[in-house]
RNA sequence: GGGGCGGUAGCUCAGUUGGCUAGAGCGCUACGCUGACAUCGUAGAGGUCGUCAGUUCAAUUCUGGCCCGCCCCA
Numbered sequence: 001g002g003g004g005c006g007g008u009a010g011c012u013c014a015g016u017u018g019g020c021u022a023g024a025g026c027g028c029u030a031c032g033c034u035g036a037c038a039u040c041g042u043a044g045a046g047g048u049c050g051u052c053a054g055u056u057c058a059a060u061u062c063u064g065g066c067c068c069g070c071c072c073c074a
Base pairs, nucleotide, nucleotide: 001073002072003071004070005069006068007067010026011025012024013023019057028044029043030042031041032040050066051065052064053063054062
C1' cells in the first nucleotide's frame, strides 16, 4: 500500500428487504422480602447506534470518505 470482518448501554451481544418510543443478559440504584446477607420479586437510571457527509418525506439500517480494533496479501 491492497483486501476482508467488526465498532449499538459500564461489560458481552441481538436488531432491521429503511418507518411502532432502540432491545436482552450481566452490572448499577431504590423499594419489597430477611434478625442480617445472599437469592428472588418490582420499579428505575444509563445510548450523539465510531465519526463526517450523501440519498430519502424518513437512516442504527443504503452509499462514500475518515478514525479505531482483528485477520489475510504484498